[in-house]
RNA sequence: AUACGAUAAGGGCAAAAUUUGCGAAAGUUGAUGACGCAAAGCUAUAGGGGCUAAAGUGACGACCUGUCAUCAUGCCAGCCAGCUACCGCA
Numbered sequence: 001a002u003a004c005g006a007u008a009a010g011g012g013c014a015a016a017a018u019u020u021g022c023g024a025a026a027g028u029u030g031a032u033g034a035c036g037c038a039a040a041g042c043u044a045u046a047g048g049g050g051c052u053a054a055a056g057u058g059a060c061g062a063c064c065u066g067u068c069a070u071c072a073u074g075c076c077a078g079c080c081a082g083c084u085a086c087c088g089c090a
Base pairs, nucleotide, nucleotide: 004088005087012037013036017032018031019030021028022027035078041083042082043081047080048079049076050075051074056070057069058068059067060066
């Protein structure tokens, strides 16, 4: 230095749920709360995968200003992945 991850040390993050705000929604900011995490740190059209579908487009309908489909440069990093990183038993 790389790999690795201990009944180690110092610690860190924070699921679900509830609540506050934002958003068409997915989801997300803050608060409470800890399911868990050795990267649960960062990276989102320029790796993959997943979620939503407002606007747009197409079809249907026409009593509703509606129904269905499609579509992301919207969203998810606690799905895989890339990059970076504390400690140091074996």
This is a predicted structure of a 90-nucleotide RNA (c-di-GMP-I riboswitch aptamer) from Halalkalibacter nanhaiisediminis. The coordinates come from a structure-prediction model, not an experiment, and the mean pLDDT is 85. RNAcentral holds the sequence, with entries from Rfam. Of the family's consensus pairs, 95% are formed in the model. NCBI's taxonomy places the organism under Bacteria, Bacillota, Bacilli, Bacillaceae, Halalkalibacter. It matches the Rfam family "c-di-GMP-I riboswitch aptamer". Rfam's curators write: GEMM was predicted in a large-scale screen for bacterial structured RNA regulatory elements.